[in-house]
Order: sequence, then C1' cells, then structure tokens
RNA sequence: CAUGAGAGCUGUGCCGCCGCGUGGGGGAUUCCCCAUGAGGAAAGUCCGGGCUUCGCAGGGCAGGAUAACGGGUAACGCCCGCCGGGGGAAACCUCAGGACAAGUGCAACAGAGAGAUACCGCCGCCGGAGCUUUCCGGCGGUAAGGGUGGAAAAGCGGAGAUAAGCGCCCGCUGUCGGCCGGGUAACCGGCCGUUCAUGUAAACUCUAUCCGAAGCAACACCCGACCGGAUGGCGGCGCGGACAGUCCGCGCCGCGGCGUCUGCCCGGCGCAUAUCCGAGGAUGGUGGCAGGAGGCGCGCGGCGACGCGCGUCCCAGAUAGAUGGCGGCUCAUUCCCGCGCUUCGCGGGAGGGACAGAACCCGGCUUACAGGCUCUCUAAACCU
RNA sequence: GCUGUUAUAGCUCAGUCGGCAGAGCACAUCCUUGGUAAGGAUGAGGUCGUGCGUUCGAAUCGCAUUAACAGCUCCA
Repeated sequence: CAUGAGAGCUGUGCCGCCGCGUGGGGGAUUCCCCAUGAGGAAAGUCCGGGCUUCGCAGGGCAGGAUAACGGGUAACGCCCGCCGGGGGAAACCUCAGGACAAGUGCAACAGAGAGAUACCGCCGCCGGAGCUUUCCGGCGGUAAGGGUGGAAAAGCGGAGAUAAGCGCCCGCUGUCGGCCGGGUAACCGGCCGUUCAUGUAAACUCUAUCCGAAGCAACACCCGACCGGAUGGCGGCGCGGACAGUCCGCGCCGCGGCGUCUGCCCGGCGCAUAUCCGAGGAUGGUGGCAGGAGGCGCGCGGCGACGCGCGUCCCAGAUAGAUGGCGGCUCAUUCCCGCGCUUCGCGGGAGGGACAGAACCCGGCUUACAGGCUCUCUAAACCU
Repeated sequence: GCUGUUAUAGCUCAGUCGGCAGAGCACAUCCUUGGUAAGGAUGAGGUCGUGCGUUCGAAUCGCAUUAACAGCUCCA
C1' cells in the first nucleotide's frame, strides 16, 4: 500500500475595499446607517398535489395511466415492509413482477416441419435384383437419435413391453388441479391426482383500479385610450294593425344553428348587455407571492416508511430579472526544490475548489457532480 | 416561466401496426461531343442524435439524455 456492501453528511472559511436586490431607520436632496440575500440538485419538466378559472343536473363511449402482496401519505408511477424470480462466497444488489390455458396477430433467414411436420435415420410388409449378412423401388409405422433454429410435442434416469418406438409404464424434478396445515395477504409446506397446450402483451387485446380540462403569461382588481363589419335563422298556427291579399309586430309549437366538462353521443341550461372577424392602442400598477402537507429540538407509538404531543424559530423574493469583482490570510489537495535515517516528517516556492444560478408553492423521481468526512456490515483481501 | 414538435446519406425528405434501410439533387468512373452542359450506364457514401433495456431480432417498442425549432400578454 492493499477486499467489498449499504446509509448519511459536507460542497473551503474569515477579514478589508468597491458594487447590486429587498426591508427598516435617519438626515433632508440625493447622502448615511442597520438587517438580510441560492441549491442538494434551484436543472430536466417525468409523475403527484395545493391554488385559480371554466358547470348552476347527470350518463355512456372513446382515450390515458398503473400492475405480486400488505402498509405509509394530501396524493403519486414515490417510500417502507414482505413474497417470488435472477445475480453474488457473503454483506447485499436487481426485476415494466397481472393474464398468451378467452380470442386475434407475428415468429424474417435457416430448416422436411414454427403449432403443426417424416428430410436423414430406425422398423414392418410387398415387389425386383443378388444369393451368407446386402442393394433398389413402393406402401405404412415411429418424434428415441441426427440435422436446422432463439424456440421442435415437459426434463433427467430406468426396467419391462414392442417389429421399431412413444408418459405406454415406474422413480425424481417441474406445470396444472384438488384437499389439509401455517400466514391479514402475496405465498410457503405436506398429501393425492394429471401426460402436460412454444415464445411474444415495452403486439392488438382481456382483467382490476384510478383519471374533467387548462395552467401564475392561471386568475382577481385598479388606471387609461377607443372604431368598423358579419351573424342573431326557417316553417306552421293563432291574434292585432277596420275587412280579403301583401307586409309588419307579438305569442305558441316544431326543426335547425351557436355556446357550454373541452374527442364523440345522449341529456340539461342559455340565446344576449352574445359570438366571431378586421383595424387599432398599451407593453402600466396592486394582489395572487413567501407562515408552509415549514425548519429545528425533545418525548411517545411503530421493525420501518411514518404518525401524535410539547417547546422554539421566521429563513431570498426580482419582473429584463439582485446574490458580483479585487486584494490578503487560511484549509483540503497537486507539483517542484532542499534537509533529516526510508514508504514518512520539516522548511521554502508555485498552482488551485466539482456540478451548477431561485421566478406561484410543496412531495417525489431522474439526470449532473472535483474532493472530503462519519456510521454500520461482509470476510475469497489483511492480521493472528 | 409554461406547452408542444423534430432528429434517417453532403442537402431535402420517405420508411405507420418489429424481419437485409430507400428516393430526388449533389459526388466518383465510363459512354456520348472537337470541348462543355444536358442525356445514358455503373458505383461509392448510413454509429438511423446518444445511452440503457424489451424481444430470437429494434430506424420502428419503452425509459433516460443531448441538440434544434415552434407557439403562449392585456384592452377592445
């Protein structure tokens, strides 16, 4: 110097000068003082929620998401525990881990055959040749062997039977089904039966559960300026305008259109002080917006995620967007020189700090990250 | 800040439900011509942005990541 595994923390610090954002105070005219000012990921915007607007019923279809089991949570695709498969000697790691035995699709090339098959081989029968065993042809049996492939009729072993073979039979292992026992459950163990239907659902699909849409440039309020056009339907009946026709107005009914929980349908509601289009103006202010599923400490419950109680603290807030620059010292770390007894120590000099920058706010995940520190565990390294 | 789209040959683009990656222009060689252009024939050129996975097999399916591009204010 030297084996790995898991979890957590940190991410140089201090001082001086100049400068910036926000809040407060003073002086009083552009000046002074005080306080405070990035992260573990502020990132990607991949999930989940809060909040806000859109409805004054509701329903169906389509679409999307998730996937063993139990729990945590506001919720989640997150976390914890546990089960099963795989890896490792172990600590431990890892899994998109429902269903191809409901149906459909696909399996290129190779191969006889890809979900059904006889190419070679093996065996029987018939015919012919040969005449010691063999060869050729035809018909049939056979999935044990060869060959192809990622995958070929569960796998391994065995005896009998057979013309040769085959779960045809037996033992073990696996699948599937039933019963019993344990467990909240996934599942595990035992017994009995079964010859057993390839893979693929990050293919369509099926099963179970969940999901309205949009996003702070949401949205609410204040101040200011200010035009034009289009649509607002059709039909029938009745009444009125003195009468018949025409025309106008009103009412009722039917049909249609538009808008609306936003892809579609049904249904409901509304039809204008409405909807759409063009031209134009402004790039204003305030709220939302920093007290929250908040941080820290202690106690209790729980294996744990987490929950409950008490105490304490207030901790960035812009709107073209502040959090910066210079100098000195110091620390981790690297290099060079010299000295001493070496791998180490001392002295001097130089270099030097990763990923990265809040914008409505939280809980997660993922991705990026020089270096350093702490704790627990393993024993193929090390020591004895 | 929010919401989407795309990446395949030098350029512009196809390739939808997985099975040997293509077209046009451009490029190289040859033919044609006295020569050039046009035309004809042949050919080269691909980490399918990158990585990991699912699958026997991935441009295509899933996840992560990188880059580029587009849209989103108020009044009326």
Overview
Predicted 3D model of RNase P RNA and transfer RNA as a complex of 460 nucleotides. Rfam match: Bacterial RNase P class A. It is annotated as a ribozyme. About the family: Ribonuclease P (RNase P) is a ubiquitous endoribonuclease, found in archaea, bacteria and eukarya as well as chloroplasts and mitochondria. The coordinates come from a structure-prediction model, not an experiment, and the mean pLDDT is 76.